A computed fold for a 65-nucleotide RNA from Halohasta litorea, annotated as Fluoride riboswitch aptamer (crcB RNA motif). The coordinates come from a structure-prediction model, not an experiment, and the mean pLDDT is 77.
RNA sequence: AUCCCUCCGGGCGAUGGGGCUCGCCCGCCCAAACCGCCGACCGGGCUGAUGGCUCCUGGCUUCCA
Numbered sequence: 001a002u003c004c005c006u007c008c009g010g011g012c013g014a015u016g017g018g019g020c021u022c023g024c025c026c027g028c029c030c031a032a033a034c035c036g037c038c039g040a041c042c043g044g045g046c047u048g049a050u051g052g053c054u055c056c057u058g059g060c061u062u063c064c065a
Base pairs, nucleotide, nucleotide: 008027009026010025011024012023013022016056017055018054019053020052021051036046037045038044
């Protein structure tokens, strides 16, 4: 000097917030992780407030009072 591992910190995982957890990126700055799918890609279509579980908030659909 470089690389790897562990701990810690911050950020990210297609629409909000909390808890737990998983993965990824970074650790002077720059930056990186990340920015859905299908299609004949001009035009058009589809799922979802989660990465996952759960709670709250908002939205949509159906039924009942």

The sequence was found by an Rfam model in a public genome assembly.